A computed fold for a 1222-nucleotide part of an RNA from Symmachiella dynata, annotated as large-subunit ribosomal RNA, half B.
It matches the Rfam family "Bacterial large subunit ribosomal RNA". Its family is annotated with structural constituent of ribosome and ribosome in the Gene Ontology.
The source organism's lineage runs through Bacteria, Pseudomonadati, Planctomycetota, Planctomycetaceae and Symmachiella.
Its mean pLDDT, the model's own confidence on a scale to 100, is 84.
[in-house]
Context: one part of a larger RNA
RNA sequence: CGCUGGUUAAGGAACUCUGCAAAAUGGCCCCGUAAGUUCGCGAUAAGGGGUGCCCUCUGGGGUUCACGCUCCGGGGGGCCACAGAAAAUUGGCUCUGGCGACUGUUUACUAAAAACACAGGACUCUGCGAACUCGUAAGAGGAAGUAUAGAGUUUGACGCCUGCUCGGUGCCGGUAGGUUAAGGAAGAGGGUUAGGCUUAGGCCGAAGCUCGCGACCGAAGCCCCGGUAAACGGCGGCCGUAACUAUGACGGUCCUAAGGUAGCGAAGUUCCUUGUCGGGUAAGUUCCGACCUGCAUGAAUGGCGUAACGACUGGAGCACUGUCUCAACCAGCGACCCGGUGAAAUUGUAGUCGUGGUGAAGAUGCCACGUACCCGCAGCAAGACGGAAAGACCCCAUGAACCUUUACUGCAGGCUGAUAUUGGCUUUAGACAUGUUUUGUGUAGGAUAGGUGGGAGGCAGUGAAACGGAGCCGCUAGGUUUCGUGGAGCCAUCCUUGAAAUACCACCCUGGACCUGUUUGAAGUCUAACCCCGUUCCGUGAAUCCGGGCGGUGGACAGUGUCAGUUGGGCAGUUUGACUGGGGCGGUCUCCUCCCAAAGAGUAACGGAGGAGCCCAAUGGUACCCUCAGCCUGGUUGGCAAUCAGGCGGCGAGCGCAAAGGUAGAAGGGUGCUUGACUGCGAGACCUAUAAGUCGAGCAGAGACGAAAGUCGGGCUUAGUGAUCCGGCGGUUCCGUAUGGAAGGGCCGUCGCUCAACAGAUAAAAGGUACUCUGGGGAUAACAGGCUGAUCACUUCCGAGCGUCCAUAGCGGCGAAGUGGUUUGGCACCUCGAUGUCGGCUCAUCACAUCCUGGGGGUGAAGAAGCUCCCAAGGGUUCGGCUGUUCGCCGAUUAAAGUGGUACGUGAGCUGGGUUUAAACCGUCGUGAGACAGGUUGGUCCCUAUCUGCUGUGGGCGUACGAAACUUGAGGAGUUUUCUCUUUAGUACGAGAGGAUUUGGAGGGACGUACCUCUGGUGUUCCUGUUGUCACGCCUAGUGGCAGCGCAGGGUAGCUAAGUACGGCAUGGAUAAGUGCUGAAAGCAUAUAAGCACGAAGCCGUCUCCGAGAUCAGGUUUCGAUGGUCCAAUGGACCUGGAGCCCCCUGAGAGACGAUCAGGUUGAUAGGCCGGUGGUGUAAGGCAAGCAAUUGUCUCAGCUGACCGGUACUAACGGGCGAAUG
Repeated sequence: CGCUGGUUAAGGAACUCUGCAAAAUGGCCCCGUAAGUUCGCGAUAAGGGGUGCCCUCUGGGGUUCACGCUCCGGGGGGCCACAGAAAAUUGGCUCUGGCGACUGUUUACUAAAAACACAGGACUCUGCGAACUCGUAAGAGGAAGUAUAGAGUUUGACGCCUGCUCGGUGCCGGUAGGUUAAGGAAGAGGGUUAGGCUUAGGCCGAAGCUCGCGACCGAAGCCCCGGUAAACGGCGGCCGUAACUAUGACGGUCCUAAGGUAGCGAAGUUCCUUGUCGGGUAAGUUCCGACCUGCAUGAAUGGCGUAACGACUGGAGCACUGUCUCAACCAGCGACCCGGUGAAAUUGUAGUCGUGGUGAAGAUGCCACGUACCCGCAGCAAGACGGAAAGACCCCAUGAACCUUUACUGCAGGCUGAUAUUGGCUUUAGACAUGUUUUGUGUAGGAUAGGUGGGAGGCAGUGAAACGGAGCCGCUAGGUUUCGUGGAGCCAUCCUUGAAAUACCACCCUGGACCUGUUUGAAGUCUAACCCCGUUCCGUGAAUCCGGGCGGUGGACAGUGUCAGUUGGGCAGUUUGACUGGGGCGGUCUCCUCCCAAAGAGUAACGGAGGAGCCCAAUGGUACCCUCAGCCUGGUUGGCAAUCAGGCGGCGAGCGCAAAGGUAGAAGGGUGCUUGACUGCGAGACCUAUAAGUCGAGCAGAGACGAAAGUCGGGCUUAGUGAUCCGGCGGUUCCGUAUGGAAGGGCCGUCGCUCAACAGAUAAAAGGUACUCUGGGGAUAACAGGCUGAUCACUUCCGAGCGUCCAUAGCGGCGAAGUGGUUUGGCACCUCGAUGUCGGCUCAUCACAUCCUGGGGGUGAAGAAGCUCCCAAGGGUUCGGCUGUUCGCCGAUUAAAGUGGUACGUGAGCUGGGUUUAAACCGUCGUGAGACAGGUUGGUCCCUAUCUGCUGUGGGCGUACGAAACUUGAGGAGUUUUCUCUUUAGUACGAGAGGAUUUGGAGGGACGUACCUCUGGUGUUCCUGUUGUCACGCCUAGUGGCAGCGCAGGGUAGCUAAGUACGGCAUGGAUAAGUGCUGAAAGCAUAUAAGCACGAAGCCGUCUCCGAGAUCAGGUUUCGAUGGUCCAAUGGACCUGGAGCCCCCUGAGAGACGAUCAGGUUGAUAGGCCGGUGGUGUAAGGCAAGCAAUUGUCUCAGCUGACCGGUACUAACGGGCGAAUG
């Protein structure tokens, strides 16, 4: 010093984030018990009283024959104590919020909660081979259940309720239309070529084979139309308005799918915010009640209440206390010492100081100065950027992992279609084919003329015209078929017409009908595939098995295989850019022009300014011609400015578009003719990493213009852009997988990229991580340091002005110059193989730009009180309420309640309230995972000290002989305070009110030192009381053990504070600011230059302590060194003596151990004994009184640790070292 316990004066939460912890309460009996309430509770509410022992009376029960034993009581009387549940076990209570109804459950190992669950409510699905889940399947769960059942989602007892919105998303329903796959498929085309034709180059081309295309048929899905919110979700803005003002019932307007209803509301939700008001408090960032301005409440993502409940979370009070003021003592166990045993992390090597500086920017190690004999032990933790863990924050990685989704791409699964397993029949619909039969209206025309051909006759008793009935078609005019009556004619050739007769025949076309056939679809039905069920059957014997039989339901569906469409974070693989004064957000990313750019070129920045991602068939080529802008003068409308004339005018205009360069001796403005806005090339240069980019005379061809020379391969120039792959189109004397072709490719030309992240990862890609992980980085942020000093703080200068007057008592515009390194920053230099971060506590230390106290100058200083400036760092600088707070506000004091530095001093010193992991809630944002310098509840703080440093304490050696004492004081440390009252004095001053300087005296506060007489605390056994139980004991006596020292009442010594005593004084020296004397330079003046003097709590002394390792080791005093033997003998050896000291022993006034001190027989050192003080409080035993408990008396008795004295009874026995050196 720590841990675990005990006690504590006065106060009683003042402690602190918080009454954390502790204390208090506590059993049983009786009395009594509020609000509220779901009538059960609340409730052991709260708050009171009793409780032992003895005697006596008495009720009831059990047992017994009875005596008696035993259990539950009631009344009365008495006795003792501080205390009778005497010990131990054993609720503190109340009021008021929040949340969750409740009992339960949870992060085994930091979160027990408001989270989960829950009974109850609701929605959705599910008809049984159920839905759903697991499984490849068989099969299983669901369930041996059947909608009062099961599954999923959601809310969360109960009470009152649950508003509006269907535009989006989802789900459900619908199917006319649109779109749409596999599959089916009419048809057209390409290739090949038997053959044909041919100008002999080639061209055409059947069948077959083959290639791709493909009308049409073809489901779900999507589009579409509805429904649905206790599905996911959502639920406005502006302006005006009432006879004070304010407000706005009211009105207008815009938007929406609809604009938030009831309720609640600064909330666990409110930023501003500590909102405002009220309450509580001396004081209230918390709390309660209100208000409503709801940043950003709100109705089963439930809203608002609510009794009871809660190891939940706020606020208040009572009780109680060492939580605190403010700490003290005691016990046990550690620590320490001795004996035994005996780790660990760590460790470049270490002979391991301080300060200032330097330095990769915070040095034991470098430089300078200072300090320092050598070595331990006990302690403390400021440093060793201490140990531990390749930082978890941050950034980076073409890292990882999980999670999400309307990222991308897939895969299970679902839905749907085709097809196979897969069959019969009927009906119906479509398509096709053969056949039959019909149908056909522009106008003109007798009229409903389909086309072409043949054709002059055809039809008619196998019954014509006409009439009637029925069917079909229809352009409503009629056409056509059939039946009946009827009984012999009817039609064509003639008229009109592009076309002539349905007079007749044949072949066809359009649309339709019918028969037959093929095919496609739909509906119905059948039973035999297939699925399922039953069983009194069989194999079979045991069979809820398997197979078969029999019977039944379903049934070509279902199921399953393959193919296809759709859906599909259920699952999987991935992507999700870079630059960047950290990252993110923002901005940017290619090209052109200028400046920067430092007179060649080039040159960076998230430097300063602008543009481009085109345009033009003329705005190109050529030949020829012309000259602008502006100004002046004149001139119809006409003005400053239109067009016209004259003049001046060298470039200020114009040149499609930004700027620069250029330019009238044209590149500018016109006119004519035109297409060189050409093909094939290209010496040579510029630029340049590459790839690209730029200029280019000249040659060939074919041209334009010009008389010609000539010019022309776009535009005054510099932007107007995109590699490769892949693919399209045109051309082509190239290749052609046996050959011929073809397919396909090459080459030439050309087209398709905001591949704009523009040298372009893929055809195709977003997010979260606080559940996180790995590799790295001090290449890069947050803390701290460093540099800087914009900002900040402070100062100085100037002096516009304010101050009645007056710049400077006090202020000081606009400006200027600095200092500091406390703010906010900038930079990114040490540290990411770790430098722990706010605040508090504890302990400090320094600066001074001074808050108080001290000394002064000025004053717009009468006094008092102030203001301002100068000097001054010695000392001091409060307690509370609120909040995590620093800060701040408030209450009460004070002389004052200073400002800063010290890693925003101090976590190997403490705390852990805040911030900043994992859980959870609210608001807001996000589809979501999740996020939020927004709020809220909860949430592991390790380290035995090696070195330095510091506090103590020893050993060694030295201090030129050995010792014992006493000292000097170099040096160091400490102390250093302040207030009030009173006297001077109600004086000076002042009109008064008020009211001193100075001097003397007294008393306090805080701080410090010492002590224990007093007041107290403690006092683990000093005394006493007493409960339970056990033991000893003849005993109902007495004594002892255990129960926290059992508990309780006291208490000696010691230790101790709250107790007692004392301290700061006084005074000297030198000074600061300041004040002076004399006094020149400078005939004056001047405190100064020479000289002299004052002047502060500050400095040096004085006072206290340490102190000669003060290695310069000091001084003084006192004490001490003898004798003998032997020897190779100025010396040596041995024995003895020797001042003093030590070991050892007894110990305490000392003490961790050493040490110190008291002693060691010539002795009171300790123990014992004796006496006393003090403490306790009247022992045991006897006697006496009483029925007894108990009481009285012998007896202020007995007992008594440490205290004071005495007394050798016991123990202090015994041993060693030690100076003739210079």